A computed fold for a 74-nucleotide RNA from Candidatus Iainarchaeum sp., annotated as transfer RNA.
Taxonomically the source falls in Candidatus Iainarchaeum (Archaea, Nanobdellati, Candidatus Iainarchaeia, Candidatus Iainarchaeales).
The coordinates come from a structure-prediction model, not an experiment, and the mean pLDDT is 83.
It matches the Rfam family "tRNA". It is annotated as a transfer RNA. Gene Ontology term of the family: triplet codon-amino acid adaptor activity.
The RNAcentral record of the sequence draws on ENA.
RNA sequence: GGGCCCUUAGCUCAGUCUGGUAGAGCGCCUCGUUUGCACCGAGGAGGCCGCGUGUUCGAAUCACGCAGGGUCCA
Numbered sequence: 001g002g003g004c005c006c007u008u009a010g011c012u013c014a015g016u017c018u019g020g021u022a023g024a025g026c027g028c029c030u031c032g033u034u035u036g037c038a039c040c041g042a043g044g045a046g047g048c049c050g051c052g053u054g055u056u057c058g059a060a061u062c063a064c065g066c067a068g069g070g071u072c073c074a
Stems, first nucleotide, its partner, number of pairs: 001073007010026004020057001028044005050066005
């Protein structure tokens, strides 16, 4: 220098292919349960989907550029 892949909640990841209300598990908070803790049950908070521009009525999703990371080739 070139090819490919990844970037979404505190963590691990779905969702992207096929544009239409952003999700799961764990964690956190509250309540129930317990003498108390844990487990278990119920509820809740938490995200401008890496950044920018464009396309579109509408973008996490499509196009282009950039940044970070991984991998392969040179």